[in-house]
Predicted 3D model of a 101-nucleotide RNA (Glycine riboswitch aptamer) from an uncultured Alphaproteobacteria bacterium.
RNA sequence: AUCGACGAUGCGGGAGAGAUCGCCAAGGGCCGGCAGGCUUGCGGUGGCGCCGACGGAGCAACCCCCCGGAAACUCUCAGGCAAAAGGACCGCAUCGAAGGA
Repeated sequence: AUCGACGAUGCGGGAGAGAUCGCCAAGGGCCGGCAGGCUUGCGGUGGCGCCGACGGAGCAACCCCCCGGAAACUCUCAGGCAAAAGGACCGCAUCGAAGGA
């Protein structure tokens, strides 16, 4: 030189579960001289049902053999259940890099 666990950034892929019911409701459409009425409904909020691959919690094998640690398992507190966003994990690129040589 090269290899390089691991970390960061960028790009790509990436599942599951009600476009649920009710109330409020930005804005829009229609009728009307106005007042107002009908309709749709971003968003907020409450109820029931559900998801689990952000986070969180609990433990199993196992490690330690004191205390504890510990999964994509389990639980669902938070989060999520059209699209968008997010998303464990995987791939590629760039930079850094313990270590080895």